[in-house]
RNA sequence: GCAGCAGGCCGUUCCAUCGUGGCGCCAACGGUGCCAAGGAAAGUCCGGACAACACAGAGCACCAUGCUUCCUAACAGGAAGAUAUCCGUGAGGGUAUAGAAGUGUAACAGAAAAUAACCGCCCCUGAGCUAAGGCGAAGGAGGCAAGGAUGAAAAGGCGAGGUAAGAGCUCACCGGUCCCUGUGGUGACACAGAGACCCGUACACCUGAUGGGUUGAAAGACCAUGUAUACCGGCUAUAAGGAUUGCUCGUCCGAUGCCGGGGGGUGGGUCGUAUGAUCCCGUCAGUGAUGGCGGGGCAAGAUAAAUGAUGGAAGCCGGUUCAUAUUUCUCUUGCAGAAGAAGGACCGGUACAGAAUCCGGCUUACAGGCCAGCUGCUUUU
Numbered sequence: 001g002c003a004g005c006a007g008g009c010c011g012u013u014c015c016a017u018c019g020u021g022g023c024g025c026c027a028a029c030g031g032u033g034c035c036a037a038g039g040a041a042a043g044u045c046c047g048g049a050c051a052a053c054a055c056a057g058a059g060c061a062c063c064a065u066g067c068u069u070c071c072u073a074a075c076a077g078g079a080a081g082a083u084a085u086c087c088g089u090g091a092g093g094g095u096a097u098a099g100a101a102g103u104g105u106a107a108c109a110g111a112a113a114a115u116a117a118c119c120g121c122c123c124c125u126g127a128g129c130u131a132a133g134g135c136g137a138a139g140g141a142g143g144c145a146a147g148g149a150u151g152a153a154a155a156g157g158c159g160a161g162g163u164a165a166g167a168g169c170u171c172a173c174c175g176g177u178c179c180c181u182g183u184g185g186u187g188a189c190a191c192a193g194a195g196a197c198c199c200g201u202a203c204a205c206c207u208g209a210u211g212g213g214u215u216g217a218a219a220g221a222c223c224a225u226g227u228a229u230a231c232c233g234g235c236u237a238u239a240a241g242g243a244u245u246g247c248u249c250g251u252c253c254g255a256u257g258c259c260g261g262g263g264g265g266u267g268g269g270u271c272g273u274a275u276g277a278u279c280c281c282g283u284c285a286g287u288g289a290u291g292g293c294g295g296g297g298c299a300a301g302a303u304a305a306a307u308g309a310u311g312g313a314a315g316c317c318g319g320u321u322c323a324u325a326u327u328u329c330u331c332u333u334g335c336a337g338a339a340g341a342a343g344g345a346c347c348g349g350u351a352c353a354g355a356a357u358c359c360g361g362c363u364u365a366c367a368g369g370c371c372a373g374c375u376g377c378u379u380u381u
Stems, first nucleotide, its partner, number of pairs: 001377005007371004012314007020036007038352001042363002045361005050216004062212004067081005082097006098207002102205005118148002120144003123140003128135002156174002159171003175199001176197003180193005220271004231261005238254001241253004278297008315350008327339004331334001
C1' cells in the first nucleotide's frame, strides 16, 4: 500500500424570512422569552414497571426454554467459558448441546436402513462329460459380512493369528461407550491411570426440570354536570279521555306542568404523563456483561396529534477539468514524454427515518465519516 476480520462512536452547522406545540412574563383578544424527536423514535418480537380484573390449595392439560458459571428488576437478552462439528490460508465466524427405559420412522438409490446374501467366496449332494486325474448344469430350511456394487449413513478401524471360506472368533495398537480412582477447574469439562464391553447413526414420540393468571394508557382514577330521557317518588291543576252510574254531582285513574331521585347513551375537563432499574463526567472493583462511590444535570409532551417550509452560506463525499512541486516513472538523454499530492473551477450527492405511558433487550433500515485492535499478501528500510 491492497484485501479483509472483529468492536466502539458520530451521523451536519450557521444566517434570513414565514410558520407550529408547550411553559413563563407583560402595559394582554396581541406581543415577547425559553424549550421542542432518534440511533434506530421503526418492527411490536422477548422481558419488566405500572394499572384494572381474577385468584383457598393441589393436580392434569397447553405454551415457552434447554451445556456451564456469571450479569440483571426480568428475559427467549447479555458476558466469559466448555464440548462436538462445519466454513475460512488467517484474524475469525456459523450451528448444535436436559435424559435415554421403551416405541416408531429413515426419502431416492440399494439385496438389505439392524432378525442384512444381489454379485461374490467356501462346503455338501451331484445330472452329465472324461481312459484317469478332473471338469461340472442343477440343488441345499448349508456356511461366510472378508471383496464389489448403492447410499447422507452399511454393522468400530487396521494388522497378525485363525479358518473349508470367513468373522472381535482370538490378540496387539488406535478410536468409542459405560464405570471407578487421582489431579486441575466455582462449574460445563480436561488430563492421567485401572476395569468392563468388542461397540451403529439421526430425528420424533416419550420422560423429567424450570418459568408462565388475563388484559393493556383506548389500562385506569377523579371532577363537573349541558342536552334529550326509560323508570320511581312527591306536589299541583283538573285539559282531553276513561271507570263507577240510567243521568248529574261526587270519587278514582290519567301530565302534556313543577320539584327530587335515577340507570344507560353521547359529549367535556384534570390526573395517569416524564425525577427515572434516569442521563453525563470522574473514580474504584471485575477478563467481561455489570456493579459501588463521588460530583453535576433535569432534557418534547402533542391527542388527530406540534417539532416545519423557502432561500442563502459553510462543511463532508464523489466525478470532470485546469495547473503544478525540493515528487515518481520511461527512454530516443531532450529545458523530451507520461503519471501526479496539496490547490483552483464546475457539476452531482448529503442517508435511514418521525415521539404517543415508561424502561431493558433483540431484529431490521441507514448517504457519509471517525477511533483504536487484529489477520493475510506485497513493498521499502
Bacterial RNase P class A from a Bacteroidota bacterium, 381 nucleotides, folded computationally.
The coordinates come from a structure-prediction model, not an experiment, and the mean pLDDT is 75.
The RNAcentral record of the sequence draws on ENA.
Its Rfam family is "Bacterial RNase P class A". Its family is annotated with tRNA processing, dimeric ribonuclease P complex and ribonuclease P activity in the Gene Ontology.
It is recorded under the gene name rnpB.